[in-house]
Overview:
Model confidence (mean pLDDT): 79 of 100. Bacterial RNase P class A from a Rhodocyclaceae bacterium, 364 nucleotides, folded computationally. Rfam family: Bacterial RNase P class A. About the family: Ribonuclease P (RNase P) is a ubiquitous endoribonuclease, found in archaea, bacteria and eukarya as well as chloroplasts and mitochondria. Its family is annotated with dimeric ribonuclease P complex, ribonuclease P activity and tRNA processing in the Gene Ontology. Lineage of the source: Bacteria > Pseudomonadati > Betaproteobacteria > Rhodocyclales > Rhodocyclaceae.
RNA sequence: GAAGUCCGCCAGGCAGCCGCUGUGCACUAUAGUGCAUGGAGGAAAGUCCGGGCCCCAUAGAGCAGGAUGCCGGCUAACGGCCGGGCGCCGUGAGGCGAUGGAAAGUGGCACAGAAAACAAACCGCCUAAGUCCGCAAGGACCGGCAAGGGUGAAAAGGCGGGGUAAGAGCCCACCGCAGUCCGUGGCAACACGGCUGGCACGCUAAACCCCAUCCGGGGCAAGGCCAAAUAGGGAAGCCAUGGCGCUGCUCGCGCCGCUUCCGGGUAGGCUGCUAGAGCGCCGCGGCAACGCGUCGCCCAGAGGAAUGGCUGCCGGGCAGCUUCGGCUGCCUUACAGAACCCGGCUUACCGGCGGACUUCCAAC
Numbered sequence: 001g002a003a004g005u006c007c008g009c010c011a012g013g014c015a016g017c018c019g020c021u022g023u024g025c026a027c028u029a030u031a032g033u034g035c036a037u038g039g040a041g042g043a044a045a046g047u048c049c050g051g052g053c054c055c056c057a058u059a060g061a062g063c064a065g066g067a068u069g070c071c072g073g074c075u076a077a078c079g080g081c082c083g084g085g086c087g088c089c090g091u092g093a094g095g096c097g098a099u100g101g102a103a104a105g106u107g108g109c110a111c112a113g114a115a116a117a118c119a120a121a122c123c124g125c126c127u128a129a130g131u132c133c134g135c136a137a138g139g140a141c142c143g144g145c146a147a148g149g150g151u152g153a154a155a156a157g158g159c160g161g162g163g164u165a166a167g168a169g170c171c172c173a174c175c176g177c178a179g180u181c182c183g184u185g186g187c188a189a190c191a192c193g194g195c196u197g198g199c200a201c202g203c204u205a206a207a208c209c210c211c212a213u214c215c216g217g218g219g220c221a222a223g224g225c226c227a228a229a230u231a232g233g234g235a236a237g238c239c240a241u242g243g244c245g246c247u248g249c250u251c252g253c254g255c256c257g258c259u260u261c262c263g264g265g266u267a268g269g270c271u272g273c274u275a276g277a278g279c280g281c282c283g284c285g286g287c288a289a290c291g292c293g294u295c296g297c298c299c300a301g302a303g304g305a306a307u308g309g310c311u312g313c314c315g316g317g318c319a320g321c322u323u324c325g326g327c328u329g330c331c332u333u334a335c336a337g338a339a340c341c342c343g344g345c346u347u348a349c350c351g352g353c354g355g356a357c358u359u360c361c362a363a364c
């Protein structure tokens, strides 16, 4: 100097004028006025997970169903985060992983191929042993093989040697594989070494399934209070050996009425509704996620939905020019707007700042 990888932060500032709104105070004609002080994000989005909170409800058990899936930790919890193991990709910093079990069982692997899993003979190799023909060489029958070739994503572990008629873990060494085996390290996943075994004949569980762990249901349009109005209407069914409720089923528990259809009235006001599993600096512990502690701060609560507009300066970005000092013009951005709240994940995106690390080139 170039190219990359990972992490964190910002998303304009100040002032003036006008406008909207929450809270507090004062005045007031209870309509409002004045002053002070706040006012949309890193994703507020998607509604994909987990909760707080509320109701079912006085709370349970089992089955069904669902979710997660290597180990350890963090957390209120999670399918999240951190660290580690293993596998794959990358020269590397790093990235990705729907990461338990195929010897419990069932299913699937198109086409091609002889054959796709208790599997197989298309091309081919042998002719030892046995039978027949032949003077002989040899030929035929019978028989043996899965090592060579072909097909395929994948074909009865790989490679070298021995052995054989020719071959084959048939045997041996090495590698691979299996082992509720032994030792060492580690909390563990696992790694390394040893020993034993010729060894199940593959892949697939985001196929059914098995194993381990976890899970009640519904939701702020939850719910609570007040006021008002109507028709304390009509019909049918079940009716205590019953009905209803607790997601589906069973048990169990609770209540005493419940279910369906037709018709009528109301849809108003207040609350829930913002001080929190809150935020910040510092210290300590921890590889980290994070935890603990002192001190400080209060940072939107609308109710059909406010949080805005203009101007000036500064800052920033883009384009052109440049005598490299700067000048001129444009923009104030992209993605996008709180609705009970919080922790995550995922998706979208203009531009800027900072840090750590990796590789390459050149010079000293």
Stems, first nucleotide, its partner, number of pairs: 001360010012314007020039008041335001045346002048344005053219004060251004065215005070084005085099001086097004100210002105208002107204003122149002124145003130141004157175002160172003176199001177197003181194005223271004233262006242256005278297003282293004315332007